[in-house]
RNA sequence: GGGCGAGUGGUGGAAUGGCAUACACGUACGACUCAAAAUCGUAUGAGCGCAAGCUCUUGAGGGUUCAAGUCCCUCCUCGCCCA
Numbered sequence: 001g002g003g004c005g006a007g008u009g010g011u012g013g014a015a016u017g018g019c020a021u022a023c024a025c026g027u028a029c030g031a032c033u034c035a036a037a038a039u040c041g042u043a044u045g046a047g048c049g050c051a052a053g054c055u056c057u058u059g060a061g062g063g064u065u066c067a068a069g070u071c072c073c074u075c076c077u078c079g080c081c082c083a
Stems, first nucleotide, its partner, number of pairs: 001082007010025003018066001026044006045056004059075005
């Protein structure tokens, strides 16, 4: 240099163009316990807000579309292969 693949909350990881983050882990609080562990319940992307709620968010930037994590283009990073 060329080809292919990957990038999603704190972590792993799903998602047919239609509620972004199912599910699991972790974390916080609670229950249980003499106390803990295990187990069970609730909550848990980010910012603002007393709250109700509002806004933003799938590596970055564009494009297509009523609608994009998903399709198209360029770039960045990582992995594999070829030279």